Predicted 3D model of a 390-nucleotide RNA (Bacterial RNase P class A) from an uncultured Alphaproteobacteria bacterium.
The prediction has a mean pLDDT of 76.
Rfam family: Bacterial RNase P class A. Gene Ontology terms of the family: tRNA processing, dimeric ribonuclease P complex and ribonuclease P activity.
[in-house]
RNA sequence: CCAGUCGGCCGGAUGGCCGCCGCCGCAGGGUCCGAAAGGACGCGGGGGAGGAAAGUCCGGGCUCCAUGGAAGUACGGUGCCGGGUAACGCCCGGCGGGGGCGACCCCAGGGACAGUGCCACAGAAACAAACCGCCCAAGGCGCUUCGCGCGGCGGGCAAGGGUGAAAAGGUGCGGCAAGAGCGCACCGCGGCCCCGGCAACGGGGACGGUCCAGGCAAACCCCACCGGGAGCAAGACCGAAUAGGGACGGCAGGGAGCUUCGGCUCCGGGGCGAUUUCCGGCCCGCUGUCCGGGUUGGUUGCGCGAAGCCGCCGGCGACGGCGGCUCCAGAUGAAUGGCCAUCGGCGGGGCAACCCGUCACAGAACCCGGCUUACAGGCCGACUGGCAUU
Numbered sequence: 001c002c003a004g005u006c007g008g009c010c011g012g013a014u015g016g017c018c019g020c021c022g023c024c025g026c027a028g029g030g031u032c033c034g035a036a037a038g039g040a041c042g043c044g045g046g047g048g049a050g051g052a053a054a055g056u057c058c059g060g061g062c063u064c065c066a067u068g069g070a071a072g073u074a075c076g077g078u079g080c081c082g083g084g085u086a087a088c089g090c091c092c093g094g095c096g097g098g099g100g101c102g103a104c105c106c107c108a109g110g111g112a113c114a115g116u117g118c119c120a121c122a123g124a125a126a127c128a129a130a131c132c133g134c135c136c137a138a139g140g141c142g143c144u145u146c147g148c149g150c151g152g153c154g155g156g157c158a159a160g161g162g163u164g165a166a167a168a169g170g171u172g173c174g175g176c177a178a179g180a181g182c183g184c185a186c187c188g189c190g191g192c193c194c195c196g197g198c199a200a201c202g203g204g205g206a207c208g209g210u211c212c213a214g215g216c217a218a219a220c221c222c223c224a225c226c227g228g229g230a231g232c233a234a235g236a237c238c239g240a241a242u243a244g245g246g247a248c249g250g251c252a253g254g255g256a257g258c259u260u261c262g263g264c265u266c267c268g269g270g271g272c273g274a275u276u277u278c279c280g281g282c283c284c285g286c287u288g289u290c291c292g293g294g295u296u297g298g299u300u301g302c303g304c305g306a307a308g309c310c311g312c313c314g315g316c317g318a319c320g321g322c323g324g325c326u327c328c329a330g331a332u333g334a335a336u337g338g339c340c341a342u343c344g345g346c347g348g349g350g351c352a353a354c355c356c357g358u359c360a361c362a363g364a365a366c367c368c369g370g371c372u373u374a375c376a377g378g379c380c381g382a383c384u385g386g387c388a389u390u
Base pairs, nucleotide, nucleotide: 001386002385003384004383005382006381007380008379009378010377012343013342014341015340016339017338018337020048021047023045024044025043026042030041031040032039033038050361054372055371057370058369059368060367061366062231063230064229065228075227076226077225078224079223080094081093082092083091084090095109096107097106098105099104110222111221115220116219117216118215119214131161132160133157134156135155136154140150141149142148143147169187170186171185172184173183174182188211189208190207192205193204194203195202196201235300236299237298238297245291246290247289248288249287250286251285254267255266256265257264258263269284270283271282272281307326308325309324310323311322312321313320314319344359345358346357347356348355349354
């Protein structure tokens, strides 16, 4: 210098003006909105989106509901080992397998001698297999007749060919009619013993050829472990008019007639029809105070927290401990914005000064730890392979 791997970080900067939403202090006086609860308006100070605020996929805090304990069934989830953590399906360190020359990367990675099921296409066959092939060979036919050739009843063979992602451990030697763990050596596989390791596992030794024999469990299933439900529209509090519920009062609940004693009719009382009088109609208790529930609404929950930064110590690391410092958004028809100036990045033009355009993904909503996904451009560190030079 070129090519690459891994980890961490930033994600426009500064200043001015005008706004918007919370918080703290002063003032505690007034005004306005509202039925009330409550809210707004003053002055000063300080704060105001993210690394993903996103998807809502896991795990928790918090809240309400349910719940005597233990075990089991069903359902759902997780699945090598050890550790971290409040917890996790997350993270760290290992192990095993696979890929890469390498730095490094990827893996839902328990069980297929409990059972069931599936294995496309091709292929004879997808689990215990004869399509081609190899070998033996009855009887028959032909011939140049101690035999050879043709063809072949019936058998043997998983060595070779072919199909396939996968074909019944692999290579070699022996063996055999041809073959075959049939025998042997090595490799693989299996359980046993020893050694190392907390463990997963690794190394070694001797043994086993009935080494009963493919793959798939993100197919059912088996085994082990884990799991109450719903969610801030959770929940709590305050609290009108109207209607409806309850309690206690006030006024009226009267008169006449008929009656089969159940009531009916007339007069009278109250209310409605905007108001007054009259006539007619309809309804029948009217009204006051208080209480409780509840709707619109308001307040709260709501940000001091598994918090952040710095330093030291322990640990390979995830992380933990100690000390110091800091307080850092809390909206709810939903604030976090707009303009100007200078600089910066990117693209284009120009010899240049400079000019023009443009600024990634995206936007809190109870909070926290993760995972996943989106992202213009840039910075830092560690490491690998190659080339050149010394």